Lysine riboswitch aptamer, 175 nucleotides, folded computationally. The prediction has a mean pLDDT of 80.

RNA sequence: GUUUAUGGUAGAGGUGCAUCUUUUAGUAGUACAUUACAGGAUAUGGCAGACAUAGAGGAAUGUAGUGGAAAGGAAAAGUUGCCGAAAUCAGGUUAGAUCUGUAAUAACUUGGUUGGGCAUAUGGUUAAGAGCUAUAUGACUGUCAUCAUUUCUAUGAUGGAGUGCUGCCUAAAGA
Numbered sequence: 001g002u003u004u005a006u007g008g009u010a011g012a013g014g015u016g017c018a019u020c021u022u023u024u025a026g027u028a029g030u031a032c033a034u035u036a037c038a039g040g041a042u043a044u045g046g047c048a049g050a051c052a053u054a055g056a057g058g059a060a061u062g063u064a065g066u067g068g069a070a071a072g073g074a075a076a077a078g079u080u081g082c083c084g085a086a087a088u089c090a091g092g093u094u095a096g097a098u099c100u101g102u103a104a105u106a107a108c109u110u111g112g113u114u115g116g117g118c119a120u121a122u123g124g125u126u127a128a129g130a131g132c133u134a135u136a137u138g139a140c141u142g143u144c145a146u147c148a149u150u151u152c153u154a155u156g157a158u159g160g161a162g163u164g165c166u167g168c169c170u171a172a173a174g175a
Base pairs, nucleotide, nucleotide: 002173003172004171005170007169008168009167010166011165014083016082017081018080020078021077022076023075024074032067033066034065035064036063037062038061042054043053044052045051046102047101048100049099050098086114087113088112089111090110091109092108093107094106095105115141116140118138119137120136121135122134123133124132125131143160144159145158146157147156148155149154
C1' cells in the first nucleotide's frame, strides 16, 4: 500500500432537517353569548343505536341590535437537538368524545419510498391565490463511479443512490 464488514468513531452537503418560546398578521366582526320581533316542536352530546340534558315559563330557523373569541397552519426573532436529519405510504397494537360500535386524532412498532433545497402543473388538505402533502417535469447543488481534456488539480459528459460518501480505528483475508 489492497479487498471485505448495515463493524466502531468523527465529519461534510445549505434558502439543510426537526422541536420549543415570544411578537405580529390572518382566521373574523366568524364561532359563541345576549336582547327584540317573526316562527310554532324539536334540538344538543363527531357518526349510528341507547341514554342523558334543554324545550309551550317557547325548540330548530330567520331578521335586526349589543358584546365578541380560540386552535391548527403562516411570517420574523431567538433556543435546543441533529445530517434518514426528517417526511410520507401500507399493516399491526394501545388509547380514543356519557355507554357500545365505528372513526377523526395521538403514541409505539414492522416493512416500503425519498441525497438536498427550489420552480411549474395536476390532485388532496386548509378560512386561504399562504403553507403542507402525493405524482410528474425542469434546471441548480453535494457525493461517488466511468470516460475525455488539462501546466495546474481543475473542467466537461454520462450514470448511481444515504444500508451512500470522507478521515481515523478494529477484525478477517491475502500479497